[in-house]
RNA sequence: GCCGGUGUGGUGGAAUAGGUAGACACAGGGGACUUAAAAUCCCCCGGCAGCGAUGCUGUACCGGUUCGAGUCCGGUCACCGGCA
Numbered sequence: 001g002c003c004g005g006u007g008u009g010g011u012g013g014a015a016u017a018g019g020u021a022g023a024c025a026c027a028g029g030g031g032a033c034u035u036a037a038a039a040u041c042c043c044c045c046g047g048c049a050g051c052g053a054u055g056c057u058g059u060a061c062c063g064g065u066u067c068g069a070g071u072c073c074g075g076u077c078a079c080c081g082g083c084a
Stems, first nucleotide, its partner, number of pairs: 001083007010026003019067001028044005046057004060076005
C1' cells in the first nucleotide's frame, strides 16, 4: 500500500427483506423478608435539561439516500486478520 471483518449502556450481548434502540444477563442503586446476614422476591438503572409531568438527544465519527437508517451508500478513525 491492497483486501476482508469488527465497532450498540458501566460490562457481555440482542435487535438484519429499513419501522418504538437497547431484549436478556452481569455489575450498580432502592425496598420487602430476617434478630442480623446470605439466599429469594419487587422496583429502578444511556446522556442532557426540568421540582415534576415531560422534553430533547443518543448505535465509533462526518455526510448522503429515505416518510423513516444500528441496518443501505460514500468518506474518516480505531482494533483484528490476510496479501504484498
Overview: Transfer RNA from an Oscillospiraceae bacterium, 84 nucleotides, folded computationally. Its mean pLDDT, the model's own confidence on a scale to 100, is 82. Taxonomically the source falls in Oscillospiraceae (Bacteria, Bacillati, Bacillota, Clostridia).